c-di-AMP riboswitch aptamer (ydaO/yuaA leader) from Nocardioides speluncae, 184 nucleotides, folded computationally.

RNA sequence: GCGGGCGCCGCGCCGAGUCUGGAGCCGCGAGCGGGGAAGCCCGUGGGUCCGGAGCCGGGGAACCACAUCUUCCCUGGGGUGAAUCGCCAACAAGGCGCGAGUGGUGACGCUCGGGUGGAGUUGGUGUAGGGCUUGUCGGCCCGAACCCGUCAGCUCACCUGGUAGGCGUCGACAAAGAGGGAGA
Repeated sequence: GCGGGCGCCGCGCCGAGUCUGGAGCCGCGAGCGGGGAAGCCCGUGGGUCCGGAGCCGGGGAACCACAUCUUCCCUGGGGUGAAUCGCCAACAAGGCGCGAGUGGUGACGCUCGGGUGGAGUUGGUGUAGGGCUUGUCGGCCCGAACCCGUCAGCUCACCUGGUAGGCGUCGACAAAGAGGGAGA
């Protein structure tokens, strides 16, 4: 000097995911803040459990909405979230029907073949919509995942759950807000 790992301090982003009381576990080294003439003293990190506040979500009347009659086809429905809805390609389950063989008194069953079929999977490409404090212009990115379990429209009272996780900041002009420093 470079790279890696661990810990701490500050500032930001997505998101409801923040603040605080008590208990207890890990850490307790360095750094930082305050007090002191100094020695030194106090505070400061993270998780878990039980509470409080704030924020976010679900269920849940009346009214309203939906529903009411006929025919055909297919099929459960719902929630959080910006994350919906397409197109192209490949693969492709159940189901349906055909042929052959075979078992059975029979109803039917089994095996093989190819046809139909299309839930879904992978890849690509768009998109409703979403993000980078706000507006305009430009630029970049996301467009997932999970849950309930046959059940839920809205919804006063009322009941109930969550308070994680993941990241690093775009440019110009104009704003807003917050923080820091100095002074009094």
The prediction has a mean pLDDT of 78. The sequence was found by an Rfam model in a public genome assembly. The model forms 92% of the base pairs in the Rfam consensus.